[in-house]
RNA sequence: AAAAUUGUUUCCUAGGGUUCCGCAGGUACACCUGGUCAGGUCCGAGAGGAAACACCCCGGUAGAAUACUAACGGGGCACACGGAAGGAUAAAAGCCCGGGAGAU
Numbered sequence: 001a002a003a004a005u006u007g008u009u010u011c012c013u014a015g016g017g018u019u020c021c022g023c024a025g026g027u028a029c030a031c032c033u034g035g036u037c038a039g040g041u042c043c044g045a046g047a048g049g050a051a052a053c054a055c056c057c058c059g060g061u062a063g064a065a066u067a068c069u070a071a072c073g074g075g076g077c078a079c080a081c082g083g084a085a086g087g088a089u090a091a092a093a094g095c096c097c098g099g100g101a102g103a104u
Base pairs, nucleotide, nucleotide: 007053008052009051010050011049012048015043016042020040021039022037023034024033025032026031055076056075057074058073059072061070062069063068079099081102086096087095
């Protein structure tokens, strides 16, 4: 000094808080306080799991003069140490920033 690209969505988990419910306390019965309440709803991973689609390769089949196209079947889809500050939401977080800064 260089190290490019490394798809999308859904479900779930580690994790996260406190809008709502529940729970606990107070109460003027309208509500208020508490997450230093295990929980349901909720948020939730590039570097956690699964699936579908996309993409790549191969195969025979059908169409086609070739190129190629279509559905189907099989295979592949690797690797990945990582802050702080800041931001969103009710709030927080392995969320966003961010496969960033940096480290190596």